[in-house]
Fluoride riboswitch aptamer (crcB RNA motif) from an Acidobacteriaceae bacterium, 61 nucleotides, folded computationally. NCBI's taxonomy places the organism under Bacteria, Acidobacteriota, Terriglobia, Terriglobales, Acidobacteriaceae. The sequence was found by an Rfam model in a public genome assembly.
């Protein structure tokens, strides 16, 4: 100096915050999908579950 393992810690999983849990990463993980790509279409604030907030729709007072 480089590489690998373990522990601790941190980051991350398509737009905010928190809890639980799972996966991945250690400068990587990760950075939605489809089509005929001018442009049009689809799901969704979750990786999963729950709560809050923002946005949208409907109804009641």
């Nucleotide at each position: 100096a480089u590489u690998g393992g373990c522990g601790c810690g941190g980051g991350u999983g398509u737009u905010g915050g928190a809890g639980u849990u799972c996966g991945c990463c250690c400068u990587a993980a990760c950075c939605g999908c489809c089509c005929a790509u001018c442009g049009g279409g689809c799901a969704g604030a979750u990786g999963a579950c729950u709560c809050c907030u923002a946005c949208g729709a409907a109804g009641a007072a």